Context: one part of a larger RNA
């Protein structure tokens, strides 16, 4: 000088873009943030409205409605979206290898889709509980669950004939011609993923030694795979001054910031990949987790409790308390991103996402007017009392209208044949009026380093980055005039280059 996720003081018009708990991975009231499918399935209200009966107390049909609300099943909840706690590691980069591997939806091709069968939630009935819930009989469906047949491809075994296992499930439009959309097996694909290697990848040695599943073998388990991944037995091995182990530190990386480069620093935002979801451990559904808004245990905390017992997990998004120098709003739409999920669709749900609010917290534009004006007013400030100087400043005259106000119009962004469908927004623009009106501060003038005078004060009161200033004329304290620089900022403060 340049950079900042800042933050402090003083001031402060307007608009675009962006950024906004760096401390407590502290602790959380509330709301919202994963559902959706009736074209898989069985049952299914009520209010209300109409009408008709009434013993005026009602009752009944119809409709609401095959709705809503719940239940079985499918799918999805393993995406998205948060933090950086741990993690010095194949965790990350990078460049391999997988003849040791897996893969729901998605696409391409090949076959198949017969024929049966028992249950069970809903519901009804009974009971337990204060609740969370929970239990016993008794009905019932399926694309739910089980057998059988069929087995080219598929897996075992086998050199190969071959021998042996192993499977399904329907709906809807149509109206027997197909046609869509599933299911089942089974070839490929595309994207996903798992494992394993070679390179890199912080400090210390005032850590020198470390290791028993340790290192290897067999043989078995074990996984979707290859291995001490695990067991039993053998053998005694592996690693280490090219730093093992141990102790600090830190998620990684694309990149950012400074620098001429070389290197230094640093990893907010945005993308990639890890890893974690009160704390520690475990599995279980699943194509996919050892799963943020699942479940089991076990702690600690917090709240209900009829004390028997239950219920929770904002490092989603608002938002609260606390910690701190210090960081928003309990907003609006699903219009848009052929964004996600589910469905045939319509459509639903989506604090992702698009916008709006707040904050000069950043960056980058614009404005606080312009031109004329000399009786150089007035008045400060000084003054050798002559004057300088603020100052064409300013008054005033003419003007102009960026923002600003009122008014009228009024968007792109909306795509698929057309028609509809805008949260932003009546915003952005436009247009006519109206009016200089409503918009300037901050540091700072001894030297570095651009800008000097006057009073006050008198080693006091204070400045200060270094140098050093103050003790009766201080350009260095303060304050008043002028100046100087930077400007909606401007100066201190931290931090890196």
């Nucleotide at each position: 000088g340049a950079a900042u996720c800042a933050a402090c003081g003083c001031u402060g018009g307007c608009g675009g873009c962006g950024u906004g708990c760096c401390u407590a991975a502290c602790a959380c009231a509330c709301g919202c943030a994963a559902g959706u499918c009736g074209a898989a399935c069985g049952a299914g209200a009520a209010c209300g409205g109409u009408u008709c009966u009434u013993u005026c107390g009602g009752g009944a049909a119809c409709u609401u409605a095959g709705u809503a609300g719940a239940g079985u099943g499918g799918c999805g909840a393993a995406c998205g979206g948060g933090u950086g706690a741990g993690u010095a590691a194949c965790g990350c980069g990078u460049g391999g290898g997988u003849c040791a591997u897996c893969u729901g939806c998605c696409c391409u091709g090949a076959a198949g889709u017969g024929g049966g069968g028992g249950a069970u939630a809903a519901c009804c009935c009974g009971g337990g509980g204060a609740a969370a819930c929970c239990c016993g009989g008794g009905c019932u469906a399926a694309u739910a669950c089980c057998g059988c047949a069929u087995a080219a491809u598929c897996c075992c075994u086998g050199u190969a004939a071959g021998g042996g296992g192993g499977a399904a499930a329907a709906g809807u439009a149509a109206a027997u011609a197909u046609a869509u959309u599933g299911c089942u097996u089974u070839a490929g694909g595309a994207g996903g993923a798992g494992c394993c290697c070679g390179c890199g990848u912080c400090c210390g040695a005032u850590u020198a030694g470390c290791u028993a599943g340790u290192u290897g073998g067999u043989g078995a388990g074990g996984u979707a795979a290859g291995a001490g991944c695990u067991c039993a037995c053998c053998a005694a091995g592996g690693c280490g001054a090219c730093g093992a182990u141990u102790g600090g530190u830190a998620g990684c990386c694309g990149g950012u910031c400074u620098g001429a480069g070389a290197g230094g620093a640093c990893g907010g935002a945005c993308g990639g990949c890890c890893a974690c979801a009160c704390u520690g451990g475990a599995a279980c559904u699943g194509a996919g987790a050892c799963a943020c808004g699942g479940u089991c245990c076990a702690g600690a905390c917090u709240c209900c409790u009829a004390c028997g017992g239950g219920a929770g997990g904002c490092a989603g998004c608002a938002g609260u308390g606390g910690g701190g120098a210090a960081u928003u709003u309990u907003g609006g739409g699903c219009a848009a991103u052929g964004g996600g999920g589910g469905g045939a669709a319509a459509c639903c749900c989506u604090g992702a996402c698009c916008c709006a609010g707040c904050a000069a917290c950043g960056c980058c534009g614009c404005g606080u007017g312009g031109a004329g004006g000399a009786a150089g007013a007035a008045g400060g400030u000084u003054u050798u009392c002559g004057g300088a100087u603020c100052g064409u400043a300013a008054a005033c005259u003419c003007c102009u209208g960026u923002c600003c106000c009122g008014a009228g119009g009024g968007a792109c962004g909306a795509a698929g044949c057309a028609a509809g469908u805008g949260a932003c927004g009546g915003u952005a623009c436009c247009u006519c009026g109206g009016g200089a009106g409503g918009a300037a501060g901050c540091c700072c003038c001894g030297g570095c380093u651009a800008a000097c005078u006057c009073c006050g004060u008198g080693c006091c009161a204070g400045c200060a980055g270094c140098c050093g200033c103050g003790g009766u004329a201080a350009u260095a304290c303060g304050g008043g005039g002028g100046g100087g620089g930077c400007a909606a900022g401007c100066g201190u403060u931290g931090u890196u280059c």
This is a predicted structure of a 497-nucleotide part of an RNA (small-subunit ribosomal RNA, 5' domain) from a metagenome. It matches the Rfam family "Bacterial small subunit ribosomal RNA".